[in-house]
């Protein structure tokens, strides 16, 4: 410096997002969905699997930038 869970309001079919309160943690917990994972919606179907769309950057990998020493 950032801000988990929870609560309140709000947006969303949902996962979840945004704002306020609040700190569990984080030396990149700054930014980016390219890859994998997980979550949601839709379709198909042999309820397996597959495809499409969405979410998670605080699930990893990767890319860019970066404070003090």
């Nucleotide at each position: 410096g950032c801000a988990a869970a929870a609560c309140u309001g709000u947006c969303g079919c949902g996962a979840g997002g945004c704002a306020g309160u609040g700190a569990c943690g984080c030396a990149a917990a700054g930014c980016c969905u390219c890859c994998g994972g997980c979550c949601c919606g839709c379709g198909u179907g042999g309820u397996a699997g597959c495809g499409c769309g969405g979410g998670u950057a605080g699930c990893g990998g990767g890319g860019c930038u970066g404070c003090c020493g």